[in-house]
């Protein structure tokens, strides 16, 4: 760097819905649950997309399970 395969073992992580609390919001956080996810571990660097302000120029904020990058980690196999 390439071609191929990609059965597996052990495990994680955990959507929507409904509850209870926080927030003006978006939405988090806790129970419950499981559509899913090989980084659905971490982090707002840049795009997106949502929210709250506005003088309409942007300011704060939310979304890592929107993608893109940075980083960390576990099996296996040629």
């Nucleotide at each position: 760097c390439g071609u191929g395969a990609u059965c597996a073992a052990a495990g994680g992580c955990a959507u929507a819905c409904c509850c209870g609390c926080g927030g003006c919001g978006a939405c988090g956080c806790g129970g419950u649950g499981a559509c899913g996810c090989a980084a659905a571990g971490c982090u707002u660097c840049c795009g997106g997309u949502c929210u709250g302000g506005u003088a309409c120029g942007c300011c704060a904020g939310a979304u890592a399970g929107c993608g893109g990058g940075g980083u960390u980690g576990c099996c296996a196999c040629c």